[in-house]
RNA sequence: GGUAGAAAAGAACAAAGGUUGUUCGUUAGACUCAUAUUCUAAAGGUUAAAGGUUCAAAUCCUUUUUCUACUA
Numbered sequence: 001g002g003u004a005g006a007a008a009a010g011a012a013c014a015a016a017g018g019u020u021g022u023u024c025g026u027u028a029g030a031c032u033c034a035u036a037u038u039c040u041a042a043a044g045g046u047u048a049a050a051g052g053u054u055c056a057a058a059u060c061c062u063u064u065u066u067c068u069a070c071u072a
Base pairs, nucleotide, nucleotide: 001071002070003069004068005067006066007065010024011023012022013021018055026042027041028040029039030038048064049063050062051061052060
């Protein structure tokens, strides 16, 4: 340089164009003599950036950025 893939909550990941969600973590409460475990609840996302298609885009198309793999 070329090809392919990936980017979403603090971390790991779901989401067939139609309400963005799960586990762990964090915070608060319950339980306990106390801690842990357990239970309940809450906070936390401009879905990497810009544009396009569409009634509607995390999802489809184009470009850019970053990362990974292969190849020269």